[in-house]
Context: one part of a larger RNA
RNA sequence: CGUUAGAGUAUUGAGAGGAGCUUUCCUUAGUACGAGAGGACCGGGAAAGACACACCACUGGUGUACCAGUUCUUGUGCCAACAGGAGACGCUGGGUAGUCACGUGUGGAGAGGAUAACUGCUGAAAGCAUAUAAGUAGGAAGCCCACCUUUAGAUUAGUACUCUUUAAACUUUAAGUUUAGUAAGGUCACGGCAAGACUAGCCGUUUUAUAGGUAUUAGGUAUAAGAUUUGUAAGGGUUUGAGCCGAAAUAUACUAACAGACCGAGU
Numbered sequence: 001c002g003u004u005a006g007a008g009u010a011u012u013g014a015g016a017g018g019a020g021c022u023u024u025c026c027u028u029a030g031u032a033c034g035a036g037a038g039g040a041c042c043g044g045g046a047a048a049g050a051c052a053c054a055c056c057a058c059u060g061g062u063g064u065a066c067c068a069g070u071u072c073u074u075g076u077g078c079c080a081a082c083a084g085g086a087g088a089c090g091c092u093g094g095g096u097a098g099u100c101a102c103g104u105g106u107g108g109a110g111a112g113g114a115u116a117a118c119u120g121c122u123g124a125a126a127g128c129a130u131a132u133a134a135g136u137a138g139g140a141a142g143c144c145c146a147c148c149u150u151u152a153g154a155u156u157a158g159u160a161c162u163c164u165u166u167a168a169a170c171u172u173u174a175a176g177u178u179u180a181g182u183a184a185g186g187u188c189a190c191g192g193c194a195a196g197a198c199u200a201g202c203c204g205u206u207u208u209a210u211a212g213g214u215a216u217u218a219g220g221u222a223u224a225a226g227a228u229u230u231g232u233a234a235g236g237g238u239u240u241g242a243g244c245c246g247a248a249a250u251a252u253a254c255u256a257a258c259a260g261a262c263c264g265a266g267u
Stems, first nucleotide, its partner, number of pairs: 001153001005164007015150004021049007033038001051107005059101004066094005071086006110145001112144002118138004166180005185263004189205005210256003213252005219245003226239005
């Protein structure tokens, strides 16, 4: 911009993409078959592998400053206690949220349809024969449908429901043109997000739990500092599962979502 007034919500699906896998074991059955050796079709059941999608309850990886330990060094006057640096964590041990796989779950289901090679039934032309000429039956991991995703710019622009109804000017008087402010609605703005490169998407904006803060809790680390006590001392005990803590949960308007602006129909 179009979709023939402007919007919101919900949809149909022409079309497009994805998926489609394999093995082993048990049973049928040591049956059919076969002299024996051997050894099935068909059918039923159970596992496994690879692949794909999703998720983070479990098991783990990461988790760049969340916690602790620790060496050298500089500083805070000193002790103690801390802070900075040690090649963009000094090193080491752990680790929440998030993210991920090595973890977990799910999937490849059809007694569907039309067929290929191939196999048939009935059957003439051509008294026979012939699966074919009329008619008719089967038959594949392949094709179509079914399954998952997407899709009305599908210009053939679909469908349903709901919402919205002013003035003025011009003119060739028409489903005419133009202007202005609006409606429903939308955009910007502002606070944000399990959404995200930017856009987009989604949520919220005081009639409020959107983010931050605070409180409590979960969870992580592992018994802080100070004091006291024991020991000549290094150290140990008690206070103390303490102290500290990013992302999590719940609660709470303390702080900030203020102030607003614009677009947008009249058929």
A computed fold for a 267-nucleotide part of an RNA from Flexiglena variabilis, annotated as large-subunit ribosomal RNA, domain VI.
It is recorded under the gene name rrn23.
Its Rfam family is "Bacterial large subunit ribosomal RNA". Gene Ontology terms of the family: structural constituent of ribosome and ribosome.
The coordinates come from a structure-prediction model, not an experiment, and the mean pLDDT is 88.